[in-house]
């Protein structure tokens, strides 16, 4: 360096589950705890996926109120593609 990751050194990170705190909700953050992970570091462009309080947009409903459906401005980088930046070893 834009390749690989059998081996070794130093290590790193944590799924489930469980406690605390935020959120409406998916989820998230600390602590515990490890299933795993060579980028499981870091970003929501792309595409799946998951949630719908409020919001918009429909339907029922004479109208109001309620009540359904359907969209991310929500999340997820430990769903995959991508873009970025790095340790040891090889080569």
């Nucleotide at each position: 360096c834009a390749c690989u990751g059998u081996a070794a050194a130093g290590g790193g990170c944590a799924a489930a589950c469980u406690c605390g705190c935020c959120g409406a909700a998916a989820g998230g953050c600390g602590g515990g705890g490890a299933c795993g992970c060579a980028a499981a570091g870091c970003c929501a462009c792309c595409g799946g996926u998951c949630u719908a309080a409020g919001g918009g947009u429909u339907g029922c409903g004479g109208g109001c109120a309620g009540c359904g459906g359907c969209c991310a401005c929500g999340a997820u980088a430990g769903c995959g593609g991508g873009g970025u930046u790095a340790c040891c070893a090889g080569g």
Predicted 3D model of a 91-nucleotide RNA (c-di-GMP-I riboswitch aptamer) from Steroidobacter sp. Its mean pLDDT, the model's own confidence on a scale to 100, is 88. The model forms 90% of the base pairs in the Rfam consensus. It matches the Rfam family "c-di-GMP-I riboswitch aptamer". Gene Ontology term of the family: cyclic-di-GMP binding. It was read from a public genome assembly, where an Rfam model found it.